[in-house]
RNA sequence: GCCGGCGUGGCUCAAUGGUAGAGCAAGGGUUUUGUAAACCCUAGGUUGGGGGUUCGAUUCCUCUCGCCGGCUCCA
Numbered sequence: 001g002c003c004g005g006c007g008u009g010g011c012u013c014a015a016u017g018g019u020a021g022a023g024c025a026a027g028g029g030u031u032u033u034g035u036a037a038a039c040c041c042u043a044g045g046u047u048g049g050g051g052g053u054u055c056g057a058u059u060c061c062u063c064u065c066g067c068c069g070g071c072u073c074c075a
Stems, first nucleotide, its partner, number of pairs: 001071007010024004018055001026042005048064005
């Protein structure tokens, strides 16, 4: 330099055009003499950033940033 993959709650990951969800973690409650476990509830997201297409974008296009992997390199 070229190609590919990934980026979504604190963490690990879903959602492939139509209200952004799950598990764990966090907070509260029930239970217990108490703690843990179990069960129930709650909160938490500018979907890395900009632009575009569309009635509508996490999803499609484009630019860019970061991480990972592969390939190539002559004088």
Record summary
The RNA shown here (transfer RNA) has 75 nucleotides and comes from a Candidatus Omnitrophota bacterium. The RNAcentral record of the sequence draws on ENA. The source organism's lineage runs through Bacteria, Pseudomonadati and Candidatus Omnitrophota.